Predicted 3D model of an 87-nucleotide RNA (Glycine riboswitch aptamer) from Actibacterium lipolyticum.
Taxonomically the source falls in Actibacterium (Bacteria, Pseudomonadota, Alphaproteobacteria, Rhodobacterales).
Its mean pLDDT, the model's own confidence on a scale to 100, is 81.
RNA sequence: ACAUUCGCAGCGGGAGAAUCUGGUUUCCCAGUGCCGAAGGAGCAACCGCCCCGGUAAACUCUCAGGCAAACGGACCUCUGCGAACGA
Numbered sequence: 001a002c003a004u005u006c007g008c009a010g011c012g013g014g015a016g017a018a019u020c021u022g023g024u025u026u027c028c029c030a031g032u033g034c035c036g037a038a039g040g041a042g043c044a045a046c047c048g049c050c051c052c053g054g055u056a057a058a059c060u061c062u063c064a065g066g067c068a069a070a071c072g073g074a075c076c077u078c079u080g081c082g083a084a085c086g087a
Base pairs, nucleotide, nucleotide: 004084005083006082007081008080009079010078012076013075018032020031021030022029023028033067034066035065039063040061041060042059046054047053048052
């Protein structure tokens, strides 16, 4: 130097589920049904100081969020910057 890893940022890709019903004439309230990939919560093996505790997810739960479009959206490619590693 190249590659890789981490953090931040930018463009892009990005699923699922009622354009439900009633009120209201507001973009609000209530009810029922449903979804999981914002966020949140929970647990195994394993480990420990073994009464108990630590500890994971795209699993599970749906508090929150969402169920035309838009917004949002875990995650991912690419690009840039900064570090780590590295010859």